[in-house]
RNA sequence: AAAUUGAAGAGUUUGAUCCUGGCUCAGAUUGAACGCUGGCGGUAUGCUUAACACAUGCAAGUCGAACGCGAAAGUUCUUCGGAAUAAGUAGAGUGGCGGACGGGUGAGUAAAGCGUGGGAAUCUGCCUGGUAGUGGGGAAUAACUCGGGGAAACUCGAGCUAAUACCGCAUACGCACUAUGGUGGAAAGCGGGGGAACUUUUCGGAGACCUCGCGCUAUCAGAUGAGCCCACGUCCGAUUAGCUAGUUGGUGGGGUAAUGGCCUACCAAGGCAACGAUCGGUAGCUGGUCUGAGAGGAUGAUCAGCCACACUGGGACUGAGACACGGCCCAGACUCCUACGGGAGGCAGCAGUGGGGAAUAUUGGACAAUGGGCGAAAGCCUGAUCCAGCAAUACCGCGUGUGUGAAGAAGGCCUGCGGGUUGUAAAGCACUUUCAGUGGGGAGGAAAAGCUUAGGGUUAAUACCCCUUAAGUAUUGACGUUACCCAAACAAGAAGCACCGGCUAACUCCGUGCCAGCAGCCGCGGUAAUACGGAGGGUGCAAGCGUUAAUCGGAAUUACUGGGCGUAAAGCGCGCGUAGGCGGCUUAUUAAGUCUGACGUGAAAGCCCCGGGCUCAACCUGGGAAUUGCUUCAGAUACUGGUAAGCUAGAAUGUAGUAGAGGGAAGCGGAAUUUCCGGUGUAGCGGUGAAAUGCGUAGAUAUCGGAAGGAACAUCAGUGGCGAAGGCGGCUUCCUGGACUAACAUUGACGCUCAGGUGCGAAAGCGUGGGUAGCAAACAGGAUUAGAUACCCUGGUAGUCCACGCCAUAAACGAUGAGAACUAGGCGCUGGGAGGGUUACCUUUUAGUGUCGAAGCUAACGCGAUAAGUUCUCCGCCUGGGGAGUACGGCCGCAAGGCUAAAACUCAAAGGAAUUGACGGGGGCCCGCACAAGCGGUGGAGCAUGUGGUUUAAUUCGAUGCAACGCGAAGAACCUUACCUGGUCUUGACAUGUCUAGAAUCUUGCAGAGAUGCGAGAGUGCCUCCGGGAACUAGAACACAGGUGCUGCAUGGCUGUCGUCAGCUCGUGUCGUGAGAUGUUGGGUUAAGUCCCGCAACGAGCGCAACCCCUAUCUUUAGUUACCAGCGAGUUAUGUCGGGGACUCUAAAGAGACUGCCGGUGACAAACCGGAGGAAGGUGGGGAUGACGUCAAGUCAUCAUGGCCCUUAUGACCAGGGCUACACACGUGCUACAAUGGGCAGUACAGAGGGUUGCGAACUCGCAAGAGGAAGCUAAUCCCAGAAAGCUGCUCGUAGUCCGGAUUGGAGUCUGCAACUCGACUCCAUGAAGUCGGAAUCGCUAGUAAUCGCGGAUCAGAACUGCCGCGGUGAAUACGUUCCCGGGCCUUGUACACACCGCCCGUCACACCAUGGGAGUUGGCUGCACCAGAAGUAGAUAGUCUAACCGUAAGGAGGGCGUUUACCACGGUGUGGUCAGUAACUGGGGUGAAGUCGUAACAAGGUAGCCGUAGGGGAACCUGCGGCUGGAUCACCUCCUUA
Repeated sequence: AAAUUGAAGAGUUUGAUCCUGGCUCAGAUUGAACGCUGGCGGUAUGCUUAACACAUGCAAGUCGAACGCGAAAGUUCUUCGGAAUAAGUAGAGUGGCGGACGGGUGAGUAAAGCGUGGGAAUCUGCCUGGUAGUGGGGAAUAACUCGGGGAAACUCGAGCUAAUACCGCAUACGCACUAUGGUGGAAAGCGGGGGAACUUUUCGGAGACCUCGCGCUAUCAGAUGAGCCCACGUCCGAUUAGCUAGUUGGUGGGGUAAUGGCCUACCAAGGCAACGAUCGGUAGCUGGUCUGAGAGGAUGAUCAGCCACACUGGGACUGAGACACGGCCCAGACUCCUACGGGAGGCAGCAGUGGGGAAUAUUGGACAAUGGGCGAAAGCCUGAUCCAGCAAUACCGCGUGUGUGAAGAAGGCCUGCGGGUUGUAAAGCACUUUCAGUGGGGAGGAAAAGCUUAGGGUUAAUACCCCUUAAGUAUUGACGUUACCCAAACAAGAAGCACCGGCUAACUCCGUGCCAGCAGCCGCGGUAAUACGGAGGGUGCAAGCGUUAAUCGGAAUUACUGGGCGUAAAGCGCGCGUAGGCGGCUUAUUAAGUCUGACGUGAAAGCCCCGGGCUCAACCUGGGAAUUGCUUCAGAUACUGGUAAGCUAGAAUGUAGUAGAGGGAAGCGGAAUUUCCGGUGUAGCGGUGAAAUGCGUAGAUAUCGGAAGGAACAUCAGUGGCGAAGGCGGCUUCCUGGACUAACAUUGACGCUCAGGUGCGAAAGCGUGGGUAGCAAACAGGAUUAGAUACCCUGGUAGUCCACGCCAUAAACGAUGAGAACUAGGCGCUGGGAGGGUUACCUUUUAGUGUCGAAGCUAACGCGAUAAGUUCUCCGCCUGGGGAGUACGGCCGCAAGGCUAAAACUCAAAGGAAUUGACGGGGGCCCGCACAAGCGGUGGAGCAUGUGGUUUAAUUCGAUGCAACGCGAAGAACCUUACCUGGUCUUGACAUGUCUAGAAUCUUGCAGAGAUGCGAGAGUGCCUCCGGGAACUAGAACACAGGUGCUGCAUGGCUGUCGUCAGCUCGUGUCGUGAGAUGUUGGGUUAAGUCCCGCAACGAGCGCAACCCCUAUCUUUAGUUACCAGCGAGUUAUGUCGGGGACUCUAAAGAGACUGCCGGUGACAAACCGGAGGAAGGUGGGGAUGACGUCAAGUCAUCAUGGCCCUUAUGACCAGGGCUACACACGUGCUACAAUGGGCAGUACAGAGGGUUGCGAACUCGCAAGAGGAAGCUAAUCCCAGAAAGCUGCUCGUAGUCCGGAUUGGAGUCUGCAACUCGACUCCAUGAAGUCGGAAUCGCUAGUAAUCGCGGAUCAGAACUGCCGCGGUGAAUACGUUCCCGGGCCUUGUACACACCGCCCGUCACACCAUGGGAGUUGGCUGCACCAGAAGUAGAUAGUCUAACCGUAAGGAGGGCGUUUACCACGGUGUGGUCAGUAACUGGGGUGAAGUCGUAACAAGGUAGCCGUAGGGGAACCUGCGGCUGGAUCACCUCCUUA
């Protein structure tokens, strides 16, 4: 100086969040198994399954000092007959003790068990101590001999014999019984030693006697062991609720070692059970073990205590002890032997075998140690035990080297090609030798017992014997080649396994391509996989590593410690009330609970602490602590309980009042509907979104009068009232329950809650009998619809109503159990009371009933004195979703059905609240050519053009709602061209690098469709430092080129669209647990998130606007190619010329417009309305400009680009063809259908463009296209170039035309190598459809629509029918926002988040899976009744036999066998119960790929939904009745908030 140092989370539901809630993981552990791998040692452990069957060997014997017998081999001797010895040994037998211990197993057992603590009515061999004895007799029997039976096992008969075997007699200190007189009951000897005397003698001796030891008998105690009893504790099921006749108790008797219904006779009618009896299932119990912070949970291998069992069932015998593992008897099953007559056996002892199984060892050594049995002892026996063998089965320890070593080697892998990494790792150099291997040495486990001597005890004794000590003596080791130590040599012989997406430490490449596969959960894999397989690298552990199985933990996920129930799972529909639980104030007492102390116990081992021993550790060992418990005794008395006595604050009763749709019964009333009768009256009524069915000329509807009958009670009426809930509504009367108020009196805790129990309990439904006006499931008809078993309409039956009886369920809801106490307020309403008062009312109190709200609570929503706050008491209920409130069973019901209530299987979620979006056949506000108001079109015709489809050798490809379709294509005859057919080329048509040759280049012949092939000729360049270089051409080989091949879902870039819509965000702050919110909402206003005001927000960014361009007005400057007013000149005429700079214009710079001014409205704002001025007025008109983002939008064929693919072809070249096809469908256009027009003639006025490979004038020719021609123009100069509609005049006269121009024939022109497929244009001729266009649909709000022409790009040519521009002429209409479409903001609902093109329900069909029912059938367990009855025990018994004792004898007592009775195992019969297996068929359920039918639910889900009930229907469902809000929207009422 010690012994309780101990508590972690993560993944997964969602677009995201918080919560609830399940699933899964990380930890520890194991008698384990499997996979891969494997050096050594120590210590432990090793059939968890078939209590399945067992070959073989061993596991319990021992004693001659209890008894009678009694060999042989061998050796020696021999007379060869034998004798001695071995040897009284081996051996068997009688007898004693032990086989009841030790060892095994866990079947049975839920209590006859076990654990803890007690108890009284008992026994106890051997052992210890005490007392008293141990005398005298008898009769048998094994062994043995003879004989018999049997295959054997064995057995029978006759005869002999001993004892510590058996039986009497005597004695009886103590013992037992007792009637207190008495009676009963024992024993065995054996061994050692001994002086004298005695007896006997075969003279050796033996015996008596003495003594010692071991035994024996009786008895008293002890110790040990065992039996019995009691209390408490000891698994699950109530879908097991009643069980019990020896049952419970008593008396007498029997029985036992002993108590007791343990057994029996009689008597009584008890006993157990909701604190769980009985029944069913499962299970040996405990100390302990594993886990856990603990409380607990799970477990009961090894070790230790108890129990039970020994092939299965029953039974007793012997014995101190058994109903006996290696004993007996019987029955049964199985195995073996057999001569078929009959016998034998029991490994759940140690080894071992077969079998079962995922799986568990040697047919080993020794009694050396420890212990046991017998024996006086030596000793014998001991598969107990100690050791060894096998197994990485577990724990612990050690090793597989150490240091140095950069050229950072080689190889591998990766790479951005530079390098990186493996990696000081290896090699190399230096060193060491643990372990293994070889050789040598070498403890401890051994202490004794035995013998000898000495001391002590006993004794007459020095003998014998005993005890202990001392000394001496000779020994005893399976393990074992032990542990340990030493020596020499060699780095020598010794590393794997799992993992690397997150959880979870650790990353890259290749292969594969929703395949193969992985996976604990989430999940990965469909061509760039850190998730599959391989490799490199890395991480973790290590002679192991992973997987599987199992337990605890995490899991506060059964919550005692330590949870919940308004909406997540969860408050019984509501009362009354029993058991039970809990309970006001005071006093006294008690001491059961409670607290304190002490005693006993709580076995040892284990855990923990401190020491010690193996080199350490595991392991072993000493001491302690702990064992939280139980018992007994003593003490304390606050609280709880008991008892006694009181109290009045809880509760109740009495008195007087108050309000009320509280309940039951009877009677009465009016309004309305319907029907009937009568009157008036005439053609419709009714009904709907619209209709029809229906009613009506036989007189309806309407209207008036009368009558009948049933049901319900308008207004009052109210988050008003009453009731426990369901529920209750005209008026009056009777009966009746409860509540509240005030004041006093009385009782004196009488109270609260309530499992079972019992009563009430909407609607629907059921039974019987009534009633039936209206309404109305079912049903019928009519509509709607794709269908319409519905919604709507017309009818209509049960029912709705009454009486009586059932049913017992609802969203029976406040989704909130009952009772009590405490904890801020404000404002109402209802019923009472008190005070004040000016009679308006005010203040206050109580019982109820609402609303807002503080603290607090809550996941949030919300609740908030009527709690979901803070506490107490009692009851009910929950534990992931589905299966399922279902099946089976039970109870109830007439039935419908109700109550109670699972499992298999399946999923990783299901769910609550709130958030952001999106959506709604939700709402509000606002905008837009969105509608409306207008104008003109499309859809009909012909043609053009694009697309689809079809066709084709090919009709290349792409674009596909808006946002593809006169789109890519701003121009396909060849080319383009990507397509097809055919012919060709292979370093290539194109790029770079190497080598060789040649300048390049040009001209040209032949073959061929051409590419191309074969030739001929001309030509010899440029720079130079003279080495060569640059460009080009041809050839060779290899790297490579090339690809309009694929993937726009791998991408960049670009683009479309919402949308020129007004939005989209951030920082800081604040609010919220959080996602998020606020700002950005609100009141106004605007084209606008434009601006103003307000505001927990204050600011800012991208968008809006502005800045930019064009245009409208003016000014200044400048003046050619433009212009021409004035001056001059000229012309038939023309800015033609001189000139001018005024004007137009050109093109630079400026000005101007800002709600600036006035009035009004508005909030003193922003702004709006009107006006003035002004060329223009409220962003003047137009353009450019496109926020964050959406659509995996479009494009790999503009371009670029990752990956993949092709490489004598998917590349390249050439010719021809195709992209131009044509039954058809659609889009976009043009031209028309005519008179606001066509034709002819005349005539006027633009703007913007283009032009040298070009525009091309004048002039000539041609009817014309055009040809010829060539001036001018690189353009304000020349040309294209004539603008057209318009205007003027003439004609046509409503017609398929003088409209329209398609189509076709003929003749031409132009471009171009070339107009056949397949160009444009011209002329002549021809003259189709078409007379204004169905449903539907498009554009446009002013210089717009409409209409008219002009230009350009592309381009050889080919389009004024496309596109992009330009100007000319030039309207109509907008009341307005109800509706359609699109969009913005706010709000609301949501089961959507791939976001309504969403989600999702049910039938049917198919496949698979588990399960219920099922005529039956098979098996297990079990109840009752009966039959039967082995062995055995007990009783009875002259059937028979019988040694000891009694008796002289006859005989008796007693006993054996037999027979019989009782009990009883196996077995059998009948009839039930229960569990399990199986089954034709059948019911629903679950899961599955893109099946079928509908669309029920989620939004007002298009008929609000849901609950209960009833009917109906392919199905989801529909309808009736009642209920709920967990219904949207609008309106009204009421209430609250704002002083």
Overview: A computed fold for a 1539-nucleotide RNA from an uncultured Gammaproteobacteria bacterium, annotated as small-subunit ribosomal RNA.